Predicted 3D model of a 76-nucleotide RNA (transfer RNA) from Candidatus Yanofskybacteria bacterium RIFCSPHIGHO2_01_FULL_43_32. The sequence is in RNAcentral, with records from ENA. It matches the Rfam family "tRNA". By type it is a transfer RNA. RNAcentral records the identical sequence in 6 taxa.

RNA sequence: GCCGGAGUAGCUCAGUUGGUAGAGCAGCACUUUCGUAAAGUGAAGGUCGCGAGUUCGACUCUCGCCUCCGGCUCCA
Repeated sequence: GCCGGAGUAGCUCAGUUGGUAGAGCAGCACUUUCGUAAAGUGAAGGUCGCGAGUUCGACUCUCGCCUCCGGCUCCA
C1' cells in the first nucleotide's frame, strides 16, 4: 500500500427485504435470611465509533475518516 472482518448499555453479544433499540452478566432497589451468599421480582442504564449523503423515515443503504483484528504484497 491492497483485501476482508469488527465498532450497539459498565462487560459479552443479538438485532439489517429501511419503520418506536434488545438479551445475558455486572451494578441498584425489594422479597427471602438473625446476617451474608444463593434464589426470585422490579426498575434503571444507549448521541448504535465520528461526519456527510439518499429517504417521509437510517443501527441497517452510499461516501469519507478514526480505532482494533486477520491476510497478502513491495521497499529498507
Model confidence (mean pLDDT): 81 of 100.